RNA sequence: CGGCAUAGCUCAGUGGUAGAGCAGAGGUUUUGUAAACCUCAGGUCGGGGGUUCGAAUCCCUCUGUCGG
Repeated sequence: CGGCAUAGCUCAGUGGUAGAGCAGAGGUUUUGUAAACCUCAGGUCGGGGGUUCGAAUCCCUCUGUCGG
């Protein structure tokens, strides 16, 4: 100096009610397990401040992390 920080994990979402996959719970199926399918739960979007009618998103700052 630059990138990143969003669910337990990996990541989307670039101003207008926060999502997916995996993991978890329940169910269907099976003699049983696994697999498959259906449903459900899970997030003050790293902290603080600013702009805006409205911020995960734009701006400033701090912290952490990665790179130069």